[in-house]
Predicted 3D model of a 71-nucleotide RNA (transfer RNA) from a Candidatus Liptonbacteria bacterium.
């Protein structure tokens, strides 16, 4: 300096154009005499700018940041 992948919840992953989900954890409230545990229920999030579109977590594109190649 140049290819390529990659960025989604507190972590670890899913979602190839129509309202973003799961395990953990956290927080209630319920079982127990308490403790673990088990049942319910909540909160929590699409790196950052533009562009395309009737609509973008998806596509284009530029920037951050990381990763791996190649000199």
């Nucleotide at each position: 300096g140049g290819g390529c992948c990659u960025a989604u919840a507190a972590u670890u992953c899913a979602g190839u154009g129509g309202u973003a989900g799961a395990a953990u954890a956290u927080c209630u409230g319920c079982a127990u005499g308490g403790c673990a545990u088990g049942c319910a229920g909540a909160a929590g999030g699409c790196g950052c700018g533009a562009g395309u579109u009737c609509g973008a977590u998806u596509c284009u594109c530029g920037c951050u940041a990381g990763g791996u190649c190649c000199a």
It matches the Rfam family "tRNA". From the family's description: Transfer RNA (tRNA) molecules are approximately 80 nucleotides in length. The source organism's lineage runs through Bacteria, Bacteria candidate phyla and Candidatus Liptoniibacteriota. Its mean pLDDT, the model's own confidence on a scale to 100, is 84.